Record summary: Predicted 3D model of a 119-nucleotide RNA (SAM riboswitch aptamer (S box leader)) from Pseudalkalibacillus decolorationis. Its Rfam family is "SAM riboswitch aptamer (S box leader)". Rfam's curators write: The SAM riboswitch is found upstream of a number of genes which code for proteins involved in methionine or cysteine biosynthesis in Gram-positive bacteria. NCBI's taxonomy places the organism under Bacteria, Bacillati, Bacilli, Fictibacillaceae, Pseudalkalibacillus. Its mean pLDDT, the model's own confidence on a scale to 100, is 82.

[in-house]
RNA sequence: UACUUAUCCAGAGAGGUUGAGGGAAUGGCCCGAAGACACCUCAGCAACCAUCAGCGUCCAUCGUGACGUUGAAAAGGUGCUAAUUCCAACAAGUUCAGUGAAACUUGUGAAGAUAAGGA
Numbered sequence: 001u002a003c004u005u006a007u008c009c010a011g012a013g014a015g016g017u018u019g020a021g022g023g024a025a026u027g028g029c030c031c032g033a034a035g036a037c038a039c040c041u042c043a044g045c046a047a048c049c050a051u052c053a054g055c056g057u058c059c060a061u062c063g064u065g066a067c068g069u070u071g072a073a074a075a076g077g078u079g080c081u082a083a084u085u086c087c088a089a090c091a092a093g094u095u096c097a098g099u100g101a102a103a104c105u106u107g108u109g110a111a112g113a114u115a116a117g118g119a
Base pairs, nucleotide, nucleotide: 001119003117004116005115006114007113008112013042014041015040016039017038021031022030023029026088027087028086043081044080045079048077049076051072052071053070054069055068056067057066058065059063085111089108090107091106092105093104094103095102096100
C1' cells in the first nucleotide's frame, strides 16, 4: 500500500506547550483567540488481539490441539475519550389539518475509521 473478515445510534477529559484554523474528501451544519486542531503528561472508556474459565464441533494426529460460542478480568499489544462515522445515496413500507428536497422504520450500498489476518 492494496486485499479479506468483523465492528461503527453505547462509553470515556483534565493539566501543560503552541497559536489558527479544525471536524477525511464535496455540500451542509458545527467547533475555534473565553485558545479549537495538533503535540506532551496524567487520567479514563471499551473489550478487537492476547490471557483465563465453561460448553460444543472436528481429527490417519486425541492434544498443554484446531475451530466456534458464552462468560471473566483489565497487568500486556492496539484503539478511542464534541456532535450516530455530526448529516448526506438507493429501494420498500408507515404517518399526516399541513402532501413535503417532509418525518420515521426496515433493507442494501458507496466512502471512511478501527482491529485482526495472510500477502